This is a predicted structure of a 525-nucleotide part of an RNA (small-subunit ribosomal RNA, central domain) from uncultured Apusomonadidae. Rfam family: Eukaryotic small subunit ribosomal RNA. For this family Rfam cites "Crystal structure of the ribosome at 5.5 A resolution" (Yusupov et al., Science, 2001). The RNAcentral record of the full RNA draws on ENA and SILVA.

Context: one part of a larger RNA
RNA sequence: UUGCGGUUAAAAAGCUCGUAGUUGGAUUUUGGGGCUUGGCGUACGGUCCGGUGUAAAUCGCGCACUGUGCGCUGGGCUCUUCCGUUUGGUGGCGGAAGCGGUGCUUCACUGUGCCGCGGACGCUUCCAGACCUUCACUUUGAACAAAUUAGAGUGUUUAAAGCAGGCAGUCGCCUUGAAUACAUUAGCAUGGAAUGAACAUAUAGGACUUUGGUUCUAUUUUGUUGGUUUUAAGGACCAAAGUAAUGAUUAAUAGGGAUAGUUGGGGGCAUUAAUAUUUAAUUGUCAGAGGUGAAAUUCUUAGAUUUAUGAAAGAUUAACUUCUGCGAAAGCAUUUGCCAAGGAUGUUUUCAUUAAUCAAGAACGAAAGUUAGGGGAUCGAAGACGAUCAGAUACCGUCGUAGUCUUAACCAUAAACUAUGCCGACUAGGGAUUGGAAGAUGUUAUUUUCAUGACUCCUUCAGCACCUUAUGAGAAAUCAAAGUGUUUGGGUUCCGGGGGGAGUAUGGUCGCAAGGCUGAAACUU
Numbered sequence: 001u002u003g004c005g006g007u008u009a010a011a012a013a014g015c016u017c018g019u020a021g022u023u024g025g026a027u028u029u030u031g032g033g034g035c036u037u038g039g040c041g042u043a044c045g046g047u048c049c050g051g052u053g054u055a056a057a058u059c060g061c062g063c064a065c066u067g068u069g070c071g072c073u074g075g076g077c078u079c080u081u082c083c084g085u086u087u088g089g090u091g092g093c094g095g096a097a098g099c100g101g102u103g104c105u106u107c108a109c110u111g112u113g114c115c116g117c118g119g120a121c122g123c124u125u126c127c128a129g130a131c132c133u134u135c136a137c138u139u140u141g142a143a144c145a146a147a148u149u150a151g152a153g154u155g156u157u158u159a160a161a162g163c164a165g166g167c168a169g170u171c172g173c174c175u176u177g178a179a180u181a182c183a184u185u186a187g188c189a190u191g192g193a194a195u196g197a198a199c200a201u202a203u204a205g206g207a208c209u210u211u212g213g214u215u216c217u218a219u220u221u222u223g224u225u226g227g228u229u230u231u232a233a234g235g236a237c238c239a240a241a242g243u244a245a246u247g248a249u250u251a252a253u254a255g256g257g258a259u260a261g262u263u264g265g266g267g268g269c270a271u272u273a274a275u276a277u278u279u280a281a282u283u284g285u286c287a288g289a290g291g292u293g294a295a296a297u298u299c300u301u302a303g304a305u306u307u308a309u310g311a312a313a314g315a316u317u318a319a320c321u322u323c324u325g326c327g328a329a330a331g332c333a334u335u336u337g338c339c340a341a342g343g344a345u346g347u348u349u350u351c352a353u354u355a356a357u358c359a360a361g362a363a364c365g366a367a368a369g370u371u372a373g374g375g376g377a378u379c380g381a382a383g384a385c386g387a388u389c390a391g392a393u394a395c396c397g398u399c400g401u402a403g404u405c406u407u408a409a410c411c412a413u414a415a416a417c418u419a420u421g422c423c424g425a426c427u428a429g430g431g432a433u434u435g436g437a438a439g440a441u442g443u444u445a446u447u448u449u450c451a452u453g454a455c456u457c458c459u460u461c462a463g464c465a466c467c468u469u470a471u472g473a474g475a476a477a478u479c480a481a482a483g484u485g486u487u488u489g490g491g492u493u494c495c496g497g498g499g500g501g502a503g504u505a506u507g508g509u510c511g512c513a514a515g516g517c518u519g520a521a522a523c524u525u
Stems, first nucleotide, its partner, number of pairs: 004496003007477002012493001014364001016362002021357003026249001031080017048062001049060004084131006091124004098117007133198004137192002140189002149181002153163002165174003207243008216234002219232001254354001255351003259346002262343002267339004273317002277313003281309002284306001288299002325332002369410006379403001383399004421492003425484002428468003433463005439457002442455005472479002498525003507518004
């Protein structure tokens, strides 16, 4: 590992990218015919043998010999369809033409037979080179120290053991025994060719044949020796011509790219709007106003609160707003413009395995917090008061600093939750809905028809969800995934192993800090 678990009991990294790693779609010879040779089983016979039988006959796996049929199974050859190729040697078998001898025969060496040479050619054993696509896998064999283990034999009296022993009892004998198995990775030899990899012709630097060049080697023959050259022979390289069915698998309900019309509260920058709040100004009136459970702190004839008029500031984006959309997540909602990006859909477009998941590494990452600026309307940690209360360092009220907003940088965590990794396949019915596409003699508007909108019906792909049911799953709640799991293996990553101690100590590393990441043990229960 086979063979645990990860929604809620311990546990899926916040999210995406990404290298190593791991894994990776389909596709090329299959099938059939003929001949031959083995093995096993079975049925029916024959011969022989044995038993029972006077005989007729019958029985016997008895496998001793043999025949036929059937079934199962193996090998070889051959056709469709190259089995390694090629060069040389060595044996073996068959052996054409031709030559010589001889018998018979003929007019004739004419014809024919035999013997001996001869050896084109064919089949085959063995050996040696030169070239050959490999590896994993699997079969068999050799090899793999004993003791140990399993296991055979054997009356250590039994047994654990031991490798002994047993017959004879005078010699000796038992060809006495001291088996056998397992022995995995690697290596050697060998049969197989399914499965999984890698390799090969596309700028042909490809294959084969022929011819011609360049260059090297120096074996044989020209009476001998030496020199030079050519030819023949053998390497290597180049060129030309010819031969060939000449050579590119398919286009994955895998993936990437292009393209068309779209779509979205996706992102960035600029622009614009809305009301509210607060403040200041002006204005009308006059005694209270705020606030609360009730009050008070607080503001008020120097006119509060309230009314009206415009103004400024900073923030926010109501209703529309949904079991709706977009985004990797965090997240995203006034108008308009610009910028680049994305998804889904359509496509008789293109490339052709380019893919999936991912240690290391990287980008983004609410709120709070930190640093330096800006801005500071609202709300509001801390703080101050007023209440309440036994007390109140709270809940309620009045103020109010940091902050809340923004720019530039840090930080890297959340119940970052669907507490449910990602990719792929399958398993069930339904109606809505978002986006695209196809269809309809459908309705309606622009009316005057197309065409285009808005609706209706229907189909389909991709989404966010929902309902009902499980012949499924689960401890259940529940779940179309949390199913296809003891009938357990599609691929891949991360994490958990009783509760505390403890996400603590310590070390390392990151950070300005706060802190983050990594991360124990003693002890206790």